The RNA shown here (transfer RNA) has 64 nucleotides and comes from a marine eukaryotic metagenome. RNAcentral holds the sequence, with entries from MGnify. Its Rfam family is "tRNA".
RNA sequence: CCCGUAGCUCAGUGGUAGAGCAUCUGCCUUUUAAGCAGGAGGUCGGAGGUUCGAUCCCUCCCGG
Numbered sequence: 001c002c003c004g005u006a007g008c009u010c011a012g013u014g015g016u017a018g019a020g021c022a023u024c025u026g027c028c029u030u031u032u033a034a035g036c037a038g039g040a041g042g043u044c045g046g047a048g049g050u051u052c053g054a055u056c057c058c059u060c061c062c063g064g
Stems, first nucleotide, its partner, number of pairs: 002064003007021004015052001023039005045061005
């Protein structure tokens, strides 16, 4: 100095938290895989501060 957000890889940089892969269910198939449709899954590393409002800005701490 940079990074920490879903099981994994990453977006999102003040106003309702998202994608891909994975997982689950259904369809298709003799079966599996592939394909198609849908669902579930995150106190955003922790504690304070600023703000009407913080994943986002500031400080400290923890981890890489």